[in-house]
RNA sequence: GCUAGUGUAGCUUAAUUUUAAAGCAUAGCACUGAAGAUGCUAAGAUGAAAAAUAAAAUUUUCCACAAGCA
Numbered sequence: 001g002c003u004a005g006u007g008u009a010g011c012u013u014a015a016u017u018u019u020a021a022a023g024c025a026u027a028g029c030a031c032u033g034a035a036g037a038u039g040c041u042a043a044g045a046u047g048a049a050a051a052a053u054a055a056a057a058u059u060u061u062c063c064a065c066a067a068g069c070a
Base pairs, nucleotide, nucleotide: 001069002068003067005065006064007063010024011023012022013021018054026042027041028040029039030038047062048061049060050059051058
């Protein structure tokens, strides 16, 4: 340099274009003599910029990462 990929919450993963879901973790409350466990609640994300669409996880370009070829 070329090819085909990956990028979503602190971490690990979901999501036929139509309310971005869950587990663990975090915080609060309950429980306890105190913790842990358990239960309830809350906060938290689509790599960046453009394009089409009523509506994006789409498309294009760029960026980052890892792989193959040369």
Molecule: transfer RNA
Organism: Heterodontus francisci